[in-house]
Molecule: transfer RNA
Organism: Patescibacteria group bacterium
């Protein structure tokens, strides 16, 4: 400099081939249980805002009624080639 993979909640990771953004695991937080803890069960848990309500798939644009998915520039991370 070229080629290929990859970039999603606090982390890890799905997302059925374009149709409600987050399944499922971690962790968190409350509560059962204990004498107290562990383990174990039961519900909650993206973010900003006093509410309505906005924003959220590395950034930015495009295509599409409708986009994490297709296109297109970049930025980042591994790996191979020179």
């Nucleotide at each position: 400099g070229g080629g290929c993979a990859g970039g999603u909640g606090g982390c890890g990771a799905a997302a059925u081939u374009g149709g409600u953004a987050a399944c499922c695991g971690c962790g968190u937080u409350g509560g059962c249980c204990u004498u107290a803890g562990a383990a174990g069960c039961c519900a909650a848990u993206g973010g900003g805002g006093c509410a309505a309500c906005c924003c959220u798939u590395g950034a930015g644009g495009g295509u599409u009624c409708g986009a994490g998915u297709c296109c297109c520039u970049c930025c980042c991370u591994g790996c191979c080639c020179a």